Background
This is a predicted structure of a 156-nucleotide RNA (glmS glucosamine-6-phosphate activated ribozyme aptamer).
């Protein structure tokens, strides 16, 4: 250094990066560009996991918008199984144990950013503490409405 096996830790706006951008040093130049080396940055929270398989540009808003670009991953999505609800059944619907979607109205919730302070670094920049705000979706409440068959009840 590589391969294999095992153990531990740990994240899901999560991880990584030879692009791009930026910093420092050196080289170089009439000037501007440029080259090399070492670095920095590269998603702000909300929300999201029944099981198996498949698939890939996987929800929502905030922002001074590089949150660019690329790679990987992933709770998204699809199929089947299981399970809940729709009185019951369905190769019907919908969801996932807080277990109906769609539509209308109403309601609630954040962090970054910003301001102040502190620590580290030559620097780009990084980290922490405090202060005051501001979302949408999921969600909660109300209304409306939704296949076929069968059974039961009531009325004619």
């Nucleotide at each position: 250094u590589a391969a294999u096996a095992g153990u531990a830790u740990g994240a899901a706006g999560c991880g990584c990066u030879g692009g791009u951008a930026c910093u420092u040093g050196c080289u170089g130049c009439g000037a501007a560009g440029a080259g090399c080396a070492a670095g920095u940055u590269g998603a702000c929270g909300a929300g999201g996991a029944a099981g198996a398989g498949g698939u890939u540009u996987a929800u929502c808003g905030a922002a001074u918008a590089g949150u660019c670009a690329g790679c990987g991953g992933a709770u998204a999505c699809c199929u089947c199984u299981c399970g809940g609800c729709c009185a019951c059944u369905g190769c019907g619907g919908u969801c996932g144990u807080u277990a109906c979607a769609c539509a209308g109205c109403c309601g609630a919730c954040a962090a970054a950013c910003c301001c102040g302070c502190a620590a580290g670094g030559u620097g780009a920049c990084u980290u922490g503490c405090g202060g005051a705000a501001c979302a949408a979706a999921a969600c909660g409440g109300c209304u409306a409405g939704g296949c076929a068959g069968u059974u039961c009840u009531u009325a004619a």

It matches the Rfam family "glmS glucosamine-6-phosphate activated ribozyme aptamer". Rfam classes the family as a riboswitch. The literature on the family includes a 2004 paper in Nature by Winkler et al., "Control of gene expression by a natural metabolite-responsive ribozyme". About the family: This entry contains a glucosamine-6-phosphate activated ribozyme that is found in the mRNA for GlmS. GlmS is an enzyme that uses fructose-6-phosphate and glutamine to generate glucosamine-6-phosphate. The coordinates come from a structure-prediction model, not an experiment, and the mean pLDDT is 78. Of the family's consensus pairs, 91% are formed in the model. The sequence was found by an Rfam model in a public genome assembly.